A computed fold for a 479-nucleotide part of an RNA from Phycisphaerales bacterium UBA6054, annotated as large-subunit ribosomal RNA, domain I. The coordinates come from a structure-prediction model, not an experiment, and the mean pLDDT is 83. The source organism's lineage runs through Bacteria, Pseudomonadati, Planctomycetota, Phycisphaerae and Phycisphaerales. It matches the Rfam family "Bacterial large subunit ribosomal RNA". Gene Ontology terms of the family: structural constituent of ribosome and ribosome.
Context: one part of a larger RNA
RNA sequence: AGCGUAUGGCGGAUGACUUGGCGUCGAGAGGCGAUGAAAGACGUUGGAACCUGCGAAAAGCUGUAGGGAGCCGGUAACCAGGCUGUGAUCUACAGAUCUCUGAAUGGGGAAACCCACCCGCAAGGGUAUCGCACGCUGAAUGCAUAGGCGUGCGAGGCGAACCCGGGGAACUGAAACAUCUAAGUACCCGGAGGAAAGGAAAUCAAUUGAGACUCCGUCAGUAGCGGCGAGCGAAAGCGGAUGGUUGUGAGACCGGCGAACACGUUGGAAUGCGUGAUCGAAGAGGGUGAAAAUCCCGUAGUCGGAGUUAGCAACUCAGCCCUCGAGUAGGUUCGGGCUCGUGGAACCCGGAUUGAACAUAGGAGGUCCACCUUCUAAGGCUAAGUACUCCUCGACGACCGAUAGCGCAAAAGUAAAGUGAUUGAAAGUUGAAAAGUACCCCUAUGAGGGGUGUGAAAGAGAUCUGAAACCAUACGCUU
Numbered sequence: 001a002g003c004g005u006a007u008g009g010c011g012g013a014u015g016a017c018u019u020g021g022c023g024u025c026g027a028g029a030g031g032c033g034a035u036g037a038a039a040g041a042c043g044u045u046g047g048a049a050c051c052u053g054c055g056a057a058a059a060g061c062u063g064u065a066g067g068g069a070g071c072c073g074g075u076a077a078c079c080a081g082g083c084u085g086u087g088a089u090c091u092a093c094a095g096a097u098c099u100c101u102g103a104a105u106g107g108g109g110a111a112a113c114c115c116a117c118c119c120g121c122a123a124g125g126g127u128a129u130c131g132c133a134c135g136c137u138g139a140a141u142g143c144a145u146a147g148g149c150g151u152g153c154g155a156g157g158c159g160a161a162c163c164c165g166g167g168g169a170a171c172u173g174a175a176a177c178a179u180c181u182a183a184g185u186a187c188c189c190g191g192a193g194g195a196a197a198g199g200a201a202a203u204c205a206a207u208u209g210a211g212a213c214u215c216c217g218u219c220a221g222u223a224g225c226g227g228c229g230a231g232c233g234a235a236a237g238c239g240g241a242u243g244g245u246u247g248u249g250a251g252a253c254c255g256g257c258g259a260a261c262a263c264g265u266u267g268g269a270a271u272g273c274g275u276g277a278u279c280g281a282a283g284a285g286g287g288u289g290a291a292a293a294u295c296c297c298g299u300a301g302u303c304g305g306a307g308u309u310a311g312c313a314a315c316u317c318a319g320c321c322c323u324c325g326a327g328u329a330g331g332u333u334c335g336g337g338c339u340c341g342u343g344g345a346a347c348c349c350g351g352a353u354u355g356a357a358c359a360u361a362g363g364a365g366g367u368c369c370a371c372c373u374u375c376u377a378a379g380g381c382u383a384a385g386u387a388c389u390c391c392u393c394g395a396c397g398a399c400c401g402a403u404a405g406c407g408c409a410a411a412a413g414u415a416a417a418g419u420g421a422u423u424g425a426a427a428g429u430u431g432a433a434a435a436g437u438a439c440c441c442c443u444a445u446g447a448g449g450g451g452u453g454u455g456a457a458a459g460a461g462a463u464c465u466g467a468a469a470c471c472a473u474a475c476g477c478u479u
Stems, first nucleotide, its partner, number of pairs: 001478009015464001016429002020400002022397007029389002031158002039101003042055003046079002049075003061095006070083003106115003116127004129155009162193001163191005173180001177227001203210002214241005224232002243316006253305005261276005277294002279283001285297003319381003322325001330354008340366001361376005416423002439451004
C1' cells in the first nucleotide's frame, strides 16, 4: 500500500407517515370603489422579532341573538397583571372608530412626505378634473355668442377567466417564395354583465312548405373555395337543449337524539393474542400509549328548523312596444365579410360620388329578364337553453406523498440575484407523554463528553428509520 472482516464516523438514500397540494363533480357567489376600493406604509399587546387581527377608541369599543366555563390570537413558553354565573373568552348579525399612501380628488411630490387657503370659539367641514342639468354673469360687438362663476347629479380606479366592439402581427406551412397559410390567432385599446352577444323575417324553402334567437349532435370534411398548391370549408334540412303562475315537494343544508364488551395473557401502553359475549337500517371515516362495529367523535336511521331546488299536478304557452323609419334602398367606383382568392358574383358592411318608389309600392329567391313564390329594410326592447371561475362551501379520486404534489406542507413570491424589466430557492418527522437530562466529574463559567436520573428505548438527546459513496480504528492475509 492492497484485499477481507469487524466496529465506528460522515452522509441522508430507502421505508413508513401527512399538516399541503392536484383534479373532478355539485351547490353558492359573480363584484369592490369618492359613504374613499384593490394594494400597501407606519403603528398597535405590560415585557414583543415575525405572522394574524386591529387603527391614536388600534389582538380591540357598542347592541341584539346564540353559547355555558373558562379566558387574555399563533410560533411559544415564562414572568407580571387582569377578566369571568351581574354570563367572560368564543360564534353570527348590525353599529361605532378606522393614522398615512393609493383613482387620490386643495396645491406640490422622489407613494406612505412637503406646503396652503376659506368657514368655524372649538371639534370639525370645504377647496381636483371631466360630463350633464339648472342658475347667475358676460368680451371683441348693438342683440347675442365665446368665456367666467355657482349649485345639483354622475363618472374616474381595481379585479382570474368568460363576452362584445375598434385596431392587428410575425415565426410557421406551402418541403424555396410573392397570392395563399399561420389568423382575424397572439398582442394593444374601448365597453359591459353575471353572463355577454343574438333575437321576433324586406328569413328560408321550392311549387310541398317552415315559422324569432342561442347552444349541441348530424348534415359533412359533403356542396364549394383554392399559385384548383399547401390548405380552407359552409348552409338548408333532420334530431335535441328551454319558460311563467299556483300547489305539493324528495335530496342537499343546519341542529337534536342516536345500539352494542368483558375477562385472561404478553407488553411501557391493548385496539394484539386467547376465551366467552353483544349490537347492527350503524362493519364509512377519524381519534385514543400497537391493529377498536361494541372507549371517544361520529356513522345508519329518525325528529325538528329556515329558505330553496329537482320531480309531480293544474293552469298558461315567448313574445312585445312606438311617433312605423330618405340623403335611405339602389347605381358607379374603391375596399372588406361570407365556403366564395373577381370570378358569370348575387347577398351583407364601409369610404367617395350619385340617388328612387311610397302598398296600384318595394326587397329577396346567386349576373340579368319574365312568370311564380315569399317577405316588408332604412326605430327599439326581450327570459331560458350557452361560456367562464379570482372566490366560498361540500363530496369524491385505479391523483402526489417532501428531488413528488402548487414556485411555496415551514416568517414564500420569502432569502438571494439583477441598474432594471424580471428571475427566484432550500428547508417536514424526539417521545405515548417533555417526563427536554436535577445532581456529580473532565474542561476555558465554551463546545463536547463521562456518570447519574427520566423513559419501553437516549445506539429516541435535538433527535424516526439511517443504504451507498467517502473517512478512521482493530485484527487477519498478501506484497